[in-house]
RNA sequence: UCUUAUCGCGAGAUGGCUGAGGGACUGGCCCGAUGAUGCCCGGCAACCGGCGCGCUGCUUUCAAUAAAGUGCGAAACGGUGCUAAAUCCUGCAGAACCGCAUGUGGUGCGGCUUCUGAGAGAUGAGA
Numbered sequence: 001u002c003u004u005a006u007c008g009c010g011a012g013a014u015g016g017c018u019g020a021g022g023g024a025c026u027g028g029c030c031c032g033a034u035g036a037u038g039c040c041c042g043g044c045a046a047c048c049g050g051c052g053c054g055c056u057g058c059u060u061u062c063a064a065u066a067a068a069g070u071g072c073g074a075a076a077c078g079g080u081g082c083u084a085a086a087u088c089c090u091g092c093a094g095a096a097c098c099g100c101a102u103g104u105g106g107u108g109c110g111g112c113u114u115c116u117g118a119g120a121g122a123u124g125a126g127a
Stems, first nucleotide, its partner, number of pairs: 001127007012041001015040003021031003025091001027089002042083003047079003051073006087120001092117005097111006
């Protein structure tokens, strides 16, 4: 960099050290010396591996065995991840609604409204 899955659940308002910044970016809006950030500890979750049960099943005359695939489950053993706010909201496109302008009834513009999709980003797995 590419592909793919997930991103409104959950996790110390009460641990230790540090000591001013942080929430990717834009614009907002927030968090922060009643302690940001980072590290450690604790916790959460269950993406991959492993584990248990079931199904399909290469090979085989059949059965058994069983490569491989797949569904469900528990746990947290291994590899990651996460642990303010919806990925905090937003950024592009479309639809609905509302307002304004025009006035050929459609068009244009706007919106502290709602919805859908995309983009961007994050994490896992694979290349």
A computed fold for a 127-nucleotide RNA from Brevibacillus massiliensis, annotated as SAM riboswitch aptamer (S box leader). Rfam family: SAM riboswitch aptamer (S box leader). Rfam describes the family as follows. The SAM riboswitch is found upstream of a number of genes which code for proteins involved in methionine or cysteine biosynthesis in Gram-positive bacteria.